[in-house]
Small-subunit ribosomal RNA, 5' domain from an uncultured Alphaproteobacteria bacterium, 472 nucleotides, folded computationally.
Context: one part of a larger RNA
RNA sequence: GAACGAACGCUGGCGGCAGGCCUAAUACAUGCAAGUCGAACGCCCUCUUAGAGGGAGUGGCGGACGGGUGAGUAACGCGUGGGAACAUGCCCAAAGGUACGGAACAACAUGGGGAAACUCAUGCUAAUACCGUAUGUGCCCUACGGGGGAAAGAUUUAUCGCCUUUGGAUUGGCCCGCGUUAGAUUAGCUAGUUGGUAGGGUAAUGGCUUACCAAGGCUACGAUCUAUAGCUGGUCUGAGAGGAUGAUCAGCCACACUGGGACUGAGACACGGCCCAGACUCCUACGGGAGGCAGCAGUAGGGAAUCUUGGACAAUGGGGGAAACCCUGAUCCAGCCAUGCCGCGUGAGUGAAGAAGGCCUUGGUUUUGUAAAGCUUUUUCAGCAGGGAAGAUAAUGACGGUACCUGCAUAAGAAGUCCCGGCUAACUUCGUGCCAGCAGCGGCGGUAAUACGGAGGGGGCUAGCGUUGUUG
Repeated sequence: GAACGAACGCUGGCGGCAGGCCUAAUACAUGCAAGUCGAACGCCCUCUUAGAGGGAGUGGCGGACGGGUGAGUAACGCGUGGGAACAUGCCCAAAGGUACGGAACAACAUGGGGAAACUCAUGCUAAUACCGUAUGUGCCCUACGGGGGAAAGAUUUAUCGCCUUUGGAUUGGCCCGCGUUAGAUUAGCUAGUUGGUAGGGUAAUGGCUUACCAAGGCUACGAUCUAUAGCUGGUCUGAGAGGAUGAUCAGCCACACUGGGACUGAGACACGGCCCAGACUCCUACGGGAGGCAGCAGUAGGGAAUCUUGGACAAUGGGGGAAACCCUGAUCCAGCCAUGCCGCGUGAGUGAAGAAGGCCUUGGUUUUGUAAAGCUUUUUCAGCAGGGAAGAUAAUGACGGUACCUGCAUAAGAAGUCCCGGCUAACUUCGUGCCAGCAGCGGCGGUAAUACGGAGGGGGCUAGCGUUGUUG
C1' cells in the first nucleotide's frame, strides 16, 4: 500500500446501487408465512327466489416446491469424468378402451361421556370415495400346459376428465476412477467383518438382510483413532506461483426442540403431517390435554456488534381451478443504519487600506492573508409551487404524486478528522519539570521539550477521518 458481513472514538449535507446476528442449532409473547376446487358429491343456512351467496363434511390436486439454517458430516458428502441393474405425479406424442352391478362411511338426526382437547352408540345418505363381475389390442408371470390383472364420470354438447400400453422429455435413486484439513506424543483395525451359495427385501445393483460354507478384508502410498470442518462456482491478496477464505448471489448436501419409527404418496421416513420416548413451556375442574420461529417481522438473553411486529400481489414465479378468481412474509417495493462502493455539494470571479483581531517579535517588522469585508455573479443539491411517467397488452401500478420536467427565492441550509523528532508530508511559542504524560519501532520527559498539554501556524485525507481486529 490492498481488503472486510466489521466494531469503537470524534464528526456528519444529498443521491444512486448494494449489504446488514460472524456470538446462544439459546428460549420464544403476538400476527402472518399453504391452500384451492360447487365443472366430483350429498347435506344445512340465508336472500332482492327459480336464481345467487355462504357453511362444515366426503372426495381430488397441492402441503416432498418455494423460504430458513450450517448443528452434524473427512463421507461417493462435494467437485470432475464415466457407468448399468432403475423409478418418474403433472407435460408431449402414439395405439386401444371407458361395459354391468354392489355394499358402506362422514356430514346430518337422536341419545350419551368430558373442565377442555375431543369422543362413544344407534339410525339415514351421495360421489370422480370403496368393492365385485365382464372385456382386454397391447401388458405381467410361466414349468410354455396355462395363469393374473383396468377404468369415472361432469356438464352449458363442446370440452374437461378416467383406464391400459409404448415412446419422449424432465427430475431423481444407485455404482465407479481421480481430487478433497491436521496430528504417529494415534500402529495395528475389522465377525455381517471379506467372499461364495440359497431364501428374503428394494423401483433397482449390492451383506441391504437372514441361514449355511470358506477365512478372508484394510494398513507405513498412513488403516484405525483423535481434533477441526458443510463442499463447490467463487471471494480477498499477489507480477505470478501461491497463501487465506467459502457473508451476499448460484449449484449440491445435511438438518428442522433432542432421539427413534413408520404411514400416506409419483416423490418424504416429511420445518409450519402422524406415532413413541426425553427435556422444557403452557392450560386444567388433577382425571387429562396443548406446543415447537434454523419461515417474515418482532421479544428476552448472549455479545464489541447486525434493521420494521411496514405495503402490495401491480410485475416475475409458484399452488389450486375449465375459467372468473383465491392463496402466496416466494417475490416486488418501502422503512432504519455513512456498513461499503460510486457520484455531487458546502459556491465562483474580483478584491491591498496588505483592515481589525490572533500569533511571533531583535519592537523595525513578520505571519494568518486575497483569506475576510466590499463589489460582481451563479443556483447544482436541499426548500417551495405547478406538471408528471415508463415499468402493462384491452383492463389491472404496491412503489408513488416517486423518477423526471418547468418555475420561484436567496450565498443562502451544509466540514470535519488525524498528524507535524526520524521512518513520514508538515515548526514556533507558552505551560510542565523522569511529574503529568506520549509511544507502531528506535525512543521522548530530570528548567530553554519542534516527541507531553494548550495556542498560533503547517501537512494529509475528506462526508468522512483515525484506532482496534483479521487476511494476503
The full RNA is in RNAcentral, with records from ENA and SILVA. Its Rfam family is "Bacterial small subunit ribosomal RNA". Model confidence (mean pLDDT): 88 of 100.